[in-house]
Context: one part of a larger RNA
RNA sequence: UUGGGUUUAAAGGGCGCGUAGGCGGCCCGUCCAGUCAGCGGUGAAAUCUGGCGGCUCAACCGUUUGAAGCCGUUGAAACUGACGGGCUCGGGUGAGGUCGAGGCAGGCGGAACAAGUGAAGUAGCGGUGAAAUGCAUAGAUAUCACUUGGAACCCCGACAGCGAAUGCAGCUUGCCAGCCCUCCACCGACGCUGCAGCGCGAGAGCGUGGGUAUCGAACAGGAUUAGAUACCCUGGUAGUCCACGCCGUAAACGAUGCUCACCGGUCCUGGGCGACACACCGUCCGGGAUCGCGCGAAAGUAGAAGUGAGCCACCUGGGGAGUACGUCGGCAACGAUGAAACUC
Numbered sequence: 001u002u003g004g005g006u007u008u009a010a011a012g013g014g015c016g017c018g019u020a021g022g023c024g025g026c027c028c029g030u031c032c033a034g035u036c037a038g039c040g041g042u043g044a045a046a047u048c049u050g051g052c053g054g055c056u057c058a059a060c061c062g063u064u065u066g067a068a069g070c071c072g073u074u075g076a077a078a079c080u081g082a083c084g085g086g087c088u089c090g091g092g093u094g095a096g097g098u099c100g101a102g103g104c105a106g107g108c109g110g111a112a113c114a115a116g117u118g119a120a121g122u123a124g125c126g127g128u129g130a131a132a133u134g135c136a137u138a139g140a141u142a143u144c145a146c147u148u149g150g151a152a153c154c155c156c157g158a159c160a161g162c163g164a165a166u167g168c169a170g171c172u173u174g175c176c177a178g179c180c181c182u183c184c185a186c187c188g189a190c191g192c193u194g195c196a197g198c199g200c201g202a203g204a205g206c207g208u209g210g211g212u213a214u215c216g217a218a219c220a221g222g223a224u225u226a227g228a229u230a231c232c233c234u235g236g237u238a239g240u241c242c243a244c245g246c247c248g249u250a251a252a253c254g255a256u257g258c259u260c261a262c263c264g265g266u267c268c269u270g271g272g273c274g275a276c277a278c279a280c281c282g283u284c285c286g287g288g289a290u291c292g293c294g295c296g297a298a299a300g301u302a303g304a305a306g307u308g309a310g311c312c313a314c315c316u317g318g319g320g321a322g323u324a325c326g327u328c329g330g331c332a333a334c335g336a337u338g339a340a341a342c343u344c
Stems, first nucleotide, its partner, number of pairs: 003316004007299002012312001014200004021193003025087007033080002035076008048066001050064005090190001091187003094183004099178001102176007109153001113149007124135002161168002205246006215239001219235004257311006264291011294301002317344003326337004
């Protein structure tokens, strides 16, 4: 490479936008590049294919035939393509209407916590399996009032919703974005995917400045233990928070790439629309449960992992190894790309 694969065995890129490329709806016409057919040329020898023959067979050898392929020419026009014209179901636009923890910025709120001040009050508090370190007569703990501060938002809350993914939750204001539904008015294939490229991307970590209530790597002490560089306890720095700039990873998971079509039933649920109606029912778009078809090694699976189509990514025994070297990126930490010897 071919083939076969990628939920759990090796294997779906963390996610999006998107260039090239690949692929592409219905109808009519033109051309004839692809395609197909006839004819001609070429197709050295050896090799290859078919027939026949020679070494006892075969390998081997001889002889004869032939093919693609390439070039030219004459035609065909269904399909692909090119060009022209048309269409509306794909896609988009518009009008109307919802929906949601979608994003960004500002303002506000209560509870808890901590500290401070004051009041009142006395001998303990705290912590554990039990203790001790620690705190406390310089008045702690428990109680009340006030002040200040930082961080997070109980109930509602859901098997719920939104977002491309990471992710998003007190209330409120402004700005920005999006899906969906209804109308079926407009454009008329404008589409799908997407190497490269660009952007987004939890936590930890890094730079500069701020902030620091809580929690808390490191660290210190107390315990436990044979030891205890741990688990438990008392403290506690970085960090946790904010602004700006980096980093670019993850069990970034549905361990399941994106898009389209088609293939059963029942039930629950979020958002619309329809009829007088809160019931019921129908319909469109989501989130789940469950039973059978098909598939599957089975578990399972309809939101497919079924039946098909298009495009991308990736896998090819274990270890060595996501290592070494090189290159690119980064302030660094490190990231991306990514072997081999050897060994089983």